């Protein structure tokens, strides 16, 4: 240098054009003599930056920066 995936909540991850979600983690409460487990609920996001295509993009397309793997 070229190719190929990834990048979404603290942590692992789902959605692949039309309203961003789970599980755990936290914070509340319920239950218990207490704890933990269990239940119910709240909260938490510039969907890695910029442009572009589109009534409308997290998804398409362009380049760019990260982190993984092939090649040479």
């Nucleotide at each position: 240098g070229c190719c190929c995936g990834c990048g979404u909540a603290g942590c692992u991850c789902a959605g692949c054009g039309g309203u961003a979600g789970a599980g755990c983690a936290a914070c509340c409460g319920c239950c218990u003599u207490g704890u933990a487990a269990g239940c119910g609920g709240u909260a938490g996001g510039u969907c890695g930056c910029c442009g572009g295509u589109u009534c409308a993009a997290u998804c398409c397309c362009g380049g760019c920066c990260g982190c993984g793997g092939g090649c040479u």
The RNA shown here (transfer RNA) has 72 nucleotides and comes from a bacterium. It matches the Rfam family "tRNA". Rfam classes the family as a transfer RNA.